[in-house]
């Protein structure tokens, strides 16, 4: 230079084009315990990298962009 992949909560990662985007750890509040840990309960947290297109509806399918991985040259 080229190929393929990825980019979704703080962080690890699900998420067949369909109603209101989950879930585990963390965080916070509470419960229980003399405390602490540990179990339970509960809250908060998301421009789905950015932009643009397709569609009645796009995290999702198309293009470009930026980052980042792996190969090849």
């Nucleotide at each position: 230079g080229g190929a393929u992949c990825c980019u979704u909560a703080g962080u690890u990662c699900a998420g067949u084009g369909g109603a209101u985007a989950g879930a585990a750890c963390a965080a916070c509040c509470g419960a229980u315990u003399u405390c602490u840990a540990a179990u339970c309960g509960g809250u908060a947290a998301g421009u789905c990298a950015g932009a643009g297109g397709u569609u009645c509806g796009a995290g999702u399918c198309c293009u470009c962009u930026a980052g980042g991985a792996u190969c090849c040259g």
The RNA shown here (transfer RNA) has 73 nucleotides and comes from Chroococcidiopsis thermalis PCC 7203. NCBI's taxonomy places the organism under Bacteria, Cyanobacteriota, Chroococcidiopsidaceae, Chroococcidiopsis, Chroococcidiopsis thermalis. RNAcentral records the identical sequence in 8 taxa. The gene name in the source record is tRNA-Arg-TCT-1-1. The sequence is in RNAcentral, with records from ENA, GtRNAdb and Rfam.